[in-house]
RNA sequence: CGCUGGCGGCAUGCCUUACACAUGCAAGUCGAACGGUAACGCGGAGCAAUCUGGCGACGAGUGGCGAACGGGUGAGUAAUAUAUCGGAACAUACCCUAGAGUGGGGGAUAACGUAGCGAAAGUUACGCUAAUACCGCAUACGAUCUGAGGAUGAAAGUGGGGGAUCGCAAGACCUCAUGCUCAUGGAGUGGCCGAUAUCUGAUUAGCUAGUUGGUAGGGUAAAAGCCUACCAAGGCGACGAUCAGUAGCUGGUUUGAGAGAACGACCAGCCACACUGGAACUGAGACACGGUCCAGACUCCUACGGGAGGCAGCAGUGGGGAAUUUUGGACAAUGGGGGCAACCCUGAUCCAGCAAUGCCGCGUGAGUGAAGAAGGCCUUCGGGUUGUAAAGCUCUUUUGUCAGGGAAGAAACGGUGUCUCCUAAUACGGGGCACUAAUGACGGUACCUGAAGAAUAAGCACCGGCUAACUACGUGCCAGCAGCCGCGGUAAUACGUAGGGUGCAAGCGUUAAUCGGAAUUACUGGGCGUAAAGCGUGCGCAGGCGGUUAUGUAAGUCAGAUGUGAAAUCCCCGGGCUCAACCUGGGAACUGCAUUUGAGACUGCAUGGCUAGAGUGUGUCAGAGGGGGGUAGAAUUCCACGUGUAGCAGUGAAAUGCGUAGAUAUGUGGAGGAAUACCGAUGGCGAAGGCAGCCCCCUGGGAUAACACUGACGCUCAUGCACGAAAGCGUGGGGAGCAAACAGGAUUAGAUACCCUGGUAGUCCACGCCCUAAACGAUGUCUACUUUGUUGGGUCUUAAUUGACUUAGUAACGCAGCUAACGCGUGAAGUAGACCGCCUGGGGAGUACGGUCGCAAGAUUAAAACUCAAAGGAAUUGACGGGGACCCGCACAAGCGGUGGAUGAUGUGGAUUAAUUCGAUCCACGCGAAGGACCUUACCUAGGUUUGAAAUCCUGAGAAUCCUCCGGAAAUGGAGGAGUGCCCUUCGGGGAAUUCAGUGACAGGUGCUGCAUGGCUGUCGUCAGCUCGUGUCGUGAGAUGUUGGGUUAAGUCCCGCAACGAGCGCAACCCCUAUCCUUAGUUGCCAGCAUUAAGUUGGGCACUUUAAGGAGACUGCCUGGGUUAACCAGGAGGAAGGUGGGGAUGACGUCAAGUCCUCAUGGCCCUUAUACCUAGGGCUACACACGUAAUACAAUGGUCGGUACAGAGGGAUGCGAACUCGCGAGGGGGAGCAAAUCUCAAAAAACCGAUCUCAGUCCGGAUUGGAGUCUGCAACUCGACUCCAUGAAGUUGGAAUCGCUAGUAAUCGCGGAUCAGCACGCCGCGGUGAAUACGUUCCCGGGCCUUGUACACACCGCCCGUCACACCAUGGGAGUUGGUUUUACCUGAAGCCGUGGCCCUAAC
Repeated sequence: CGCUGGCGGCAUGCCUUACACAUGCAAGUCGAACGGUAACGCGGAGCAAUCUGGCGACGAGUGGCGAACGGGUGAGUAAUAUAUCGGAACAUACCCUAGAGUGGGGGAUAACGUAGCGAAAGUUACGCUAAUACCGCAUACGAUCUGAGGAUGAAAGUGGGGGAUCGCAAGACCUCAUGCUCAUGGAGUGGCCGAUAUCUGAUUAGCUAGUUGGUAGGGUAAAAGCCUACCAAGGCGACGAUCAGUAGCUGGUUUGAGAGAACGACCAGCCACACUGGAACUGAGACACGGUCCAGACUCCUACGGGAGGCAGCAGUGGGGAAUUUUGGACAAUGGGGGCAACCCUGAUCCAGCAAUGCCGCGUGAGUGAAGAAGGCCUUCGGGUUGUAAAGCUCUUUUGUCAGGGAAGAAACGGUGUCUCCUAAUACGGGGCACUAAUGACGGUACCUGAAGAAUAAGCACCGGCUAACUACGUGCCAGCAGCCGCGGUAAUACGUAGGGUGCAAGCGUUAAUCGGAAUUACUGGGCGUAAAGCGUGCGCAGGCGGUUAUGUAAGUCAGAUGUGAAAUCCCCGGGCUCAACCUGGGAACUGCAUUUGAGACUGCAUGGCUAGAGUGUGUCAGAGGGGGGUAGAAUUCCACGUGUAGCAGUGAAAUGCGUAGAUAUGUGGAGGAAUACCGAUGGCGAAGGCAGCCCCCUGGGAUAACACUGACGCUCAUGCACGAAAGCGUGGGGAGCAAACAGGAUUAGAUACCCUGGUAGUCCACGCCCUAAACGAUGUCUACUUUGUUGGGUCUUAAUUGACUUAGUAACGCAGCUAACGCGUGAAGUAGACCGCCUGGGGAGUACGGUCGCAAGAUUAAAACUCAAAGGAAUUGACGGGGACCCGCACAAGCGGUGGAUGAUGUGGAUUAAUUCGAUCCACGCGAAGGACCUUACCUAGGUUUGAAAUCCUGAGAAUCCUCCGGAAAUGGAGGAGUGCCCUUCGGGGAAUUCAGUGACAGGUGCUGCAUGGCUGUCGUCAGCUCGUGUCGUGAGAUGUUGGGUUAAGUCCCGCAACGAGCGCAACCCCUAUCCUUAGUUGCCAGCAUUAAGUUGGGCACUUUAAGGAGACUGCCUGGGUUAACCAGGAGGAAGGUGGGGAUGACGUCAAGUCCUCAUGGCCCUUAUACCUAGGGCUACACACGUAAUACAAUGGUCGGUACAGAGGGAUGCGAACUCGCGAGGGGGAGCAAAUCUCAAAAAACCGAUCUCAGUCCGGAUUGGAGUCUGCAACUCGACUCCAUGAAGUUGGAAUCGCUAGUAAUCGCGGAUCAGCACGCCGCGGUGAAUACGUUCCCGGGCCUUGUACACACCGCCCGUCACACCAUGGGAGUUGGUUUUACCUGAAGCCGUGGCCCUAAC
């Protein structure tokens, strides 16, 4: 803040503007200090007006005390504060305490009176008067000062009572109380000083002049540079001064296991402040919240001359704000001020009011109640749920309402009596005891009793996961939700609503904030090879840490005691409110600080020793360690000369370039600069960067051996200093080669690149800068400890570079251990110690600003706003790679034939149209469609129907059915006629079947969603793969098995192996085909025997064949190879040989692949229409593009004539023979055949012969004209075929691309499905019948292993930058403006101190 709201108790309540404040109240009191009498009352006097301080009292005034407390707020303050513990040089009204005094005088002044001024506030002059007001004198101690003699310094009275004495009286006098003065001690309080602790920033590193100290003086209650003069030059600071920002501090509060972190409301302690700034006065105490003065801002009054004010007191108002209460009651209690007291005052306080703001408690009812009511919601329609919930019945009465009763908080002060102390005293006063009156704001409140009556009382959030709780409808990436992940694009448990549920409950949610979880700043308790993180390297001051021994000490440390650590809070045990919250008694605790007494191990300190750390000396050794000087040879280039001729150079290929002015090549001589081949290495040296010909000089470090010496001298190291590749900069040299920039040539879409030809800075030297690198081992330095193998150096040993030991360095593998994993592993990333540096999500950004350094380039130090929900590491499985290895496939190659060019056919796209229905990327395109003239049909136009063309149920009528006429394009509408059957019957009627009409439930939909689905299918791919159980390995994802060596068509098999087995796939089992056998011969066959025109018939079943069953082939046999394997090569036999050939068979899965238009189906949609009927049209259209097959371009051919040989099928609404007509399509005809019998049926290519002779032809057949045939209701849009005539394009097809490895390609015809008719398509069948394969480099696809990856909707991935537009934030920016602080100067109020002048002054 939103929604909601019954009661009570206890708490709490302007966190923002220390913003401004109307009004009221918040500090007065004392007559027992004083003069008095304005008001009120009493008394007295007076006739009355009136007078009278006589009394109770008391306005104003003098005087005393208080007003410095109490109450508020947190602006300032980072130390002048606070907390804790200490200290010495102080003050202290009222109070307590031991002591002393209180004598005697004086002069004034308010009030008041008179007279003025002013609007007011206020004020002036003159005059009168009192005191516990003021001033002397006296006295003076344990006071103060001192020169030690002394000096100085007080006071006040008032009230009560009274026996004797005195006095006219007042009174004196005595006494008590109280006050006053001096002074002692105390208590409490306050002032001052010290130590320790107390936020952030170094992009604040230096600060300081009264500053630091001294002496003297001043000053204060008191120490002190607190102040002044002089002298000295100090003081603070990396243990963070100074500066800047922020902030009241604490007890405590919240949280946390604790350590901590955040905070400082209420309550309590301290501090600071009081409109802002300054100042003092008074006082015991203030530099004073409700006092004064001055300045300022603001507000108010005004007669304009001048005045008044200060809510950060209690209420309250305005304003600000998300936000915070009543202009209440009472002094009854507690406390405070004054007073002898009564008493007065007290917005302190106690109470009440308002607010669910918090905590605590109570209630909104309890029991029973199944017809599981009604209603709601859901539903598989059966039911479930709301739900014992409600109703009903029986009870109770907290709370609330009404009525009655009714506390505690209140006993002191006071009064009476009595005892005691003081006293002369039975006064007074103090104390004790007994009795006793009065006093309550809250409030007739708490509490108790009674009455009626379930009566007066439930909401809020949530329900995808985290997180308890699910369904329906609506919505359709819209509206919306969301703390994070995320939800919503038509089936949303996430949006909205409803039902139901869950949680809490007079509250519930939200927002903001704190701590926790977060070991995510790590003290407890983290890290730095690759995730963020080791400075590039060394030296080294401060700092941190430090070998061994003895003694001492006692700072750290440990132990005891004492003091303190306020109370409250927290904790424990009790007590009081009915419980609780709350209140309260006691205890513990307050983890701290200080003092003190001990201990003496360890650390420190001091002193003295030791030698194992460290270092020095002596000998030996290796080395591209560094600096300087000299020198050598090879090579490049250049120059000169000779020889010599046309090219050279360069590249993937070229060109630019050089060359006839003589290059390149070659020979001789010369010049110059830079770098040092071989040796050379997993080599050596150095702190790192880095260091390489040879010689000389200077020089640093290291290793080793044995002794001697020093005696902890050590390790690390912020700041600092030094070194520090390359590039770059400055000055001067040098310049052969190489080579940024630049130029030219190529490449390319471009090519400011890669390649080529040139080429300047630079590279080289000297000196001076720069100071950064993937300065890397991405691994800081030092020390100790912890298995083996190998290489090099030094020492010892050996016949021997043989072997052993030791030490230093450098590589490879690996135990334990560590690690997120990778990996590291005595050279640690292991186990420990010391010190330093660094890190804290990604981007912004190693950037901006500021500082430092630099000649510059730039380096170093180093943010924030804003933005994202990730960024990152290591490993896993895939996928991918113009990565690698191996293998396969008509994948390439080798061949044969095509497509792409032409014509037409057919499908698609496009465009067109009223409609040209719809679907289909590789995996669509002669596909769904095995056959669109109507129908089909879903499309369009027009005409009609509405329970519908077809289904079920109900009602009524008529059986059914058939026929005729009229309108209409038909659907259909209208009219008329014929006609009663079956079963039962009580003869009324009923029933079955069927038709018509009606009503509503319903039908219907080729409407949408294939991304809601089933089923079916395609594709990778007939590729060899895909998995599981158990075991093992790994933190895990996962791996292993399935990898490896062979082999195969194959994850096929063999061997090996932390794997052993198994499943789905492969293969086999199935079908066809090739050989043989057996059985059986009709419609089949015919060898022999008869017979015929003819297997026609007799006969036969041998053969062919048919169709059933068998056999056969298994690397079985042989040789060789191979691991004595699997297997491979060859051979024999065989019809067939290594899965014989072909088919069926398609693993886990992929593509949200295809299909809602085969079918089925969820949801949605239409319901006189998106349904249904009908006619006509369309799906057949046509500048164009693509796919598929057809026919060709011809002679391996065309045409004509003749002559052969198949297989597999179909046939009754059928196939249809012979014969006959027609040129032909076809007609007539009708035998035979439900078919091994009849028929379709002619096979064609082939073969034989003739002709054509290379032409747009006797090729080719499109197109067009004419005439026909057939099917069909109907061939116009829009069928097929025939005949005659016509005779386009086309002469073998660009880039590109397809199929095929044998009975295959190619070529030839035949049949079938669909079908009235329509086939160049599709599915089958046989005939003729090749070529080639070296091989796996390449293209495509696939398999296995491996590698890289920032990809995982997985390369059609991911992803970078500019530009354009809009917006946000930040930096710079000519400048402009505000705030804070500092320094210098000018003016300068009040005030205090000092001083001078003038003036005034009763006592002194």
Overview
Small-subunit ribosomal RNA from a metagenome, 1404 nucleotides, folded computationally. It matches the Rfam family "Bacterial small subunit ribosomal RNA". Gene Ontology terms of the family: structural constituent of ribosome and ribosome.